Predicted 3D model of a 153-nucleotide RNA (c-di-AMP riboswitch aptamer (ydaO/yuaA leader)) from Modestobacter lapidis. It was read from a public genome assembly, where an Rfam model found it. The coordinates come from a structure-prediction model, not an experiment, and the mean pLDDT is 77.
RNA sequence: GAGCGGACGCCGCCGAGUCGCCCUCCGGGGCGAGCCGGGGACCCAUCGAAGUACUGGGGUGAAUCCUGCUCCCGGGCGCACCGUCCGGGGCGGGUAGGGCCGCUUCCCGCCCGAACCCGUCAGCUAACUCGGUAGGCGGCAACCGGAAGAACG
Numbered sequence: 001g002a003g004c005g006g007a008c009g010c011c012g013c014c015g016a017g018u019c020g021c022c023c024u025c026c027g028g029g030g031c032g033a034g035c036c037g038g039g040g041a042c043c044c045a046u047c048g049a050a051g052u053a054c055u056g057g058g059g060u061g062a063a064u065c066c067u068g069c070u071c072c073c074g075g076g077c078g079c080a081c082c083g084u085c086c087g088g089g090g091c092g093g094g095u096a097g098g099g100c101c102g103c104u105u106c107c108c109g110c111c112c113g114a115a116c117c118c119g120u121c122a123g124c125u126a127a128c129u130c131g132g133u134a135g136g137c138g139g140c141a142a143c144c145g146g147a148a149g150a151a152c153g
Base pairs, nucleotide, nucleotide: 009140010139011138012137013136014135018033019032020031021030022029023028034133035132036131037130038129039128044123056121057118058117059116060115065094066093067092068091069090071089072088073087074086075085076084077083097112098111099110100109103149104148105147106146107145
């Protein structure tokens, strides 16, 4: 001096998940503001005969719906095989919808399209009331795509 890796700090992203304060036996326990979610009137909406099926219904969230397989398992039909149908698992394709450095629209490109909760119960909903304030990730001599517009300074 270069390369690789790590740490602090800083700059950012998804998301409501940020900021201030008090107590403490230092393990933790509380209170506000901001933001987010649930329950909850009038009005409005819903409401009904018969038949069939059945897996009650609901919430947060962008995370819904459709479909393929010469893969695996279970079951049914059929004359054994071949074939076919249903369910579950595995591996794919697409899709409603969502995200990408202040905002809106258009274009380009790249991603996501999960997970969890209530417990037989809840439409909307003023007053009122009950909760949450997590987690995960990127960059760091870089990141910040293009066009138009608005706003701010």